[in-house]
Context: one part of a larger RNA
RNA sequence: UUGGGCGUAAAGGGUGUGUAGGUGGCAGUGUUAGUCGAUUGUUAAAACCUGGGGCUUAACCCCAGAUGUGCGAUCGAAACGGCACAGCUAGAGGAUGGCAGGGAUGUAUGGAACUCAUGGAGUAGGGGUGAAAUCCGUUGAUAUCAUGGGGAACACCAAAAGCGAAGGCAGUUCACUGGCGCAUUCCUGACACUGAAACACGAAAGCGUGGGUAGCGAAUGGGAUUAGAUACCCCAGUAGUCCACGCCCUAAACGUUCCUCUCUGGCUUUUCGGAGUAUCGACCCUCUGAGAGGCGAAGCUAACGCGUUAAGAGAGGCGCCUGGGUAGUACGGCCGCAAGGCUAAAACUC
Numbered sequence: 001u002u003g004g005g006c007g008u009a010a011a012g013g014g015u016g017u018g019u020a021g022g023u024g025g026c027a028g029u030g031u032u033a034g035u036c037g038a039u040u041g042u043u044a045a046a047a048c049c050u051g052g053g054g055c056u057u058a059a060c061c062c063c064a065g066a067u068g069u070g071c072g073a074u075c076g077a078a079a080c081g082g083c084a085c086a087g088c089u090a091g092a093g094g095a096u097g098g099c100a101g102g103g104a105u106g107u108a109u110g111g112a113a114c115u116c117a118u119g120g121a122g123u124a125g126g127g128g129u130g131a132a133a134u135c136c137g138u139u140g141a142u143a144u145c146a147u148g149g150g151g152a153a154c155a156c157c158a159a160a161a162g163c164g165a166a167g168g169c170a171g172u173u174c175a176c177u178g179g180c181g182c183a184u185u186c187c188u189g190a191c192a193c194u195g196a197a198a199c200a201c202g203a204a205a206g207c208g209u210g211g212g213u214a215g216c217g218a219a220u221g222g223g224a225u226u227a228g229a230u231a232c233c234c235c236a237g238u239a240g241u242c243c244a245c246g247c248c249c250u251a252a253a254c255g256u257u258c259c260u261c262u263c264u265g266g267c268u269u270u271u272c273g274g275a276g277u278a279u280c281g282a283c284c285c286u287c288u289g290a291g292a293g294g295c296g297a298a299g300c301u302a303a304c305g306c307g308u309u310a311a312g313a314g315a316g317g318c319g320c321c322u323g324g325g326u327a328g329u330a331c332g333g334c335c336g337c338a339a340g341g342c343u344a345a346a347a348c349u350c
Stems, first nucleotide, its partner, number of pairs: 003322004007304002012318001014201004021194003025088002028085005034080001035077008049065006091191001092188003095184003103177001105175002108172002110154001114150007125136002162169002206247006215241002220236004258317006266295011299306002323350003332343004
């Protein structure tokens, strides 16, 4: 609880597509259960308000009047809203042209590093630490060279940079594929915005089946440290990390800032276009559109700060909050193989 809010105090849904619903551009005609006006009926009395009167005054009481909202009826208005019809092009979409990009999926492939195996050459150590030890090594290690195998990740470029709805995305190649931005102003003619449900996507960890396993590495074993050391450090090392398919559906899923539209001084950097200018050409310079950063007018804010990428000024729609603990728990329901997830209290207590 008809209020005030949601960057950091409680509060923006993890993200999108989108149904119902809510909301809806410019001008016209008609109509009208919304809306507005007039008249009228009703809305008991008392009360409230105004005028007057009665108790010595007041409270209190009495009389008269006025007001009022709701509902009904009749007549009227047509600005706004609705409905119907016929239009428009500034919203939205399409077309054409060329553009940038780690956007997605699959395929093939490359070099460095690592590790394993084999061979050469070589000898006593190596490794590790604060110091050590466990550990590896005369059955020849470490260091070094050659050949071969394997898996995972892609140095430099690299950026305050780019792309994507978010999660996220980075060696190279090819195939296929989604979206954005710019120019032209050719077409459609409000086709729009938001969006409860629903559906789809959703890091990491985890789960199922089958592969794979170089490095790293929960668990675990050992060595140290220590009063102890179920740790930090060291030596090993399973699951996992990787792939295919199927689940899980949560995160500080953060810009801790929902989406769309309009308006409101600037300076500067950067990415991708376009026009002009310049030039042999590339730069440069000016203007312009769309992003990504920094600083700041006004304004806002409790302050910090935000400030045309707003947390400023407005409109539409959705989600959410309402003292702390109990508790994102119990119970119930739905979902899941499980782990658990979603929805979500109360007693009691301060």